[in-house]
RNA sequence: CGAGCCGGCCGGGCGGCCGCGGCGGGGCCGUUUUUCGGUCCCGGCGAGGAAGGUCCGGGCUCCACAAGGCAGGGUGGUCGGUAACGCCGACCCGGAGUGAUCCGCGGGACAGUGCCACAGAAAUCAGACCGCCCUCGCGUUCCGCGCGGGGGUAAGGGUGAAACGGUGGUGUAAGAGACCACCAGCGCCCCAGGCGACUGGGGCGGCUUGGUAAACCCCACCUGGAGCAAGGUCAAGAAGGGCUCGCUUGCGAGCCCGCGCAGGCGUUCGAGGGCAGCCGGCCCGAGCCUGCGGGUAGACCGCUUGAGGCUGCCGGCAACGGCAGCCCUAGAUGGAUGGCCGCCACUCCGCGCAAGCGGAGUCACAGAACCCGGCCUACAGGCCGACUCGUCCA
Numbered sequence: 001c002g003a004g005c006c007g008g009c010c011g012g013g014c015g016g017c018c019g020c021g022g023c024g025g026g027g028c029c030g031u032u033u034u035u036c037g038g039u040c041c042c043g044g045c046g047a048g049g050a051a052g053g054u055c056c057g058g059g060c061u062c063c064a065c066a067a068g069g070c071a072g073g074g075u076g077g078u079c080g081g082u083a084a085c086g087c088c089g090a091c092c093c094g095g096a097g098u099g100a101u102c103c104g105c106g107g108g109a110c111a112g113u114g115c116c117a118c119a120g121a122a123a124u125c126a127g128a129c130c131g132c133c134c135u136c137g138c139g140u141u142c143c144g145c146g147c148g149g150g151g152g153u154a155a156g157g158g159u160g161a162a163a164c165g166g167u168g169g170u171g172u173a174a175g176a177g178a179c180c181a182c183c184a185g186c187g188c189c190c191c192a193g194g195c196g197a198c199u200g201g202g203g204c205g206g207c208u209u210g211g212u213a214a215a216c217c218c219c220a221c222c223u224g225g226a227g228c229a230a231g232g233u234c235a236a237g238a239a240g241g242g243c244u245c246g247c248u249u250g251c252g253a254g255c256c257c258g259c260g261c262a263g264g265c266g267u268u269c270g271a272g273g274g275c276a277g278c279c280g281g282c283c284c285g286a287g288c289c290u291g292c293g294g295g296u297a298g299a300c301c302g303c304u305u306g307a308g309g310c311u312g313c314c315g316g317c318a319a320c321g322g323c324a325g326c327c328c329u330a331g332a333u334g335g336a337u338g339g340c341c342g343c344c345a346c347u348c349c350g351c352g353c354a355a356g357c358g359g360a361g362u363c364a365c366a367g368a369a370c371c372c373g374g375c376c377u378a379c380a381g382g383c384c385g386a387c388u389c390g391u392c393c394a
């Protein structure tokens, strides 16, 4: 210098003016005190690295007080981290790459079932297309050789993604793990290292028993359900009814219950309901179910102090954890953060030898809605760091 591979960050800054939303404090006005509303001033705060996807895990709320079982669903090498996870870290094995690195639906094919097209003789206990050997017969002048029958064979060739171990030899009529040596694989035993998955080494042995579970399935472990539109408080309302008080004796005010009609079942011999798929067991229960008709849809809480953030030190290979100090950073609800100006910075265009001048732009993906930990996806332009390979120079 070039190429590659991995990780991190920014994605405008400062100031002024006007405007928007919440919170805290204060003033004024309205309101029957309270309470609530309106307005003004001051202070401070106000969209993200993904706020997107809704794919996982939780906190939280409710179902009752959360047995048990089945179904369903999820994960799948080992050891750690974490509130937890399908996440993160380290390592092991396999594969790709010269390498840095990257990839893995990583337990089981000897529990069972299924599938492996086409080609090929044959694709799980298989197979003889071309072949090789022996023998018999026929043809042939003899020998070769050719044709046919019988027997042996799977070493050679062919087909295929894959053909029931590989190489070399002994042996044989020809062959074959039939036998031998060395390998690979499988099973068993021992030694060493490691928490472990595994790794290295040694010995024995029948000789050898495809693939596919990202097919069904088996095994191990995990899993109650629903979800902030969860859940809670207040108000209002309907045809009416009850009680109390006042007085003008039929009106008013306050409080409480409470929508109306029809039919069915039931009130401890239990109607109906709950445990959000089923069984089961348990619990609630005096009202419930069906049809028709009517009323209300408002206000508030939940709602932001958290498994929180930042800095330093310590432990750990790391993920992360511990200790100390500092900080409080949106809570909307038809849904808020915008507009203008100036300076700087950056990008682009034009002019210029250059310095510089002028113009345009603020450009990417994209907007919280209970909160948090992850994963995935999107991203114009730009910056930083580690490592690998190649070339050149000293």
Stems, first nucleotide, its partner, number of pairs: 001390004006385005012344007020046002023043008048365001052376002055374005060227004068279003072223005077091005092106001093104004107218002112216002114212003129157002131153009165183006184208001186205008231301004240257008259293007272284004308327008345362007
Bacterial RNase P class A from Actinoallomurus sp. CA-150967, 394 nucleotides, folded computationally. Lineage of the source: Bacteria > Bacillati > Actinomycetota > Thermomonosporaceae > Actinoallomurus. A source record names the gene rnpB. Of the family's consensus pairs, 97% are formed in the model. Rfam family: Bacterial RNase P class A. Rfam classes the family as a ribozyme. The RNAcentral record of the sequence draws on ENA. The coordinates come from a structure-prediction model, not an experiment, and the mean pLDDT is 77.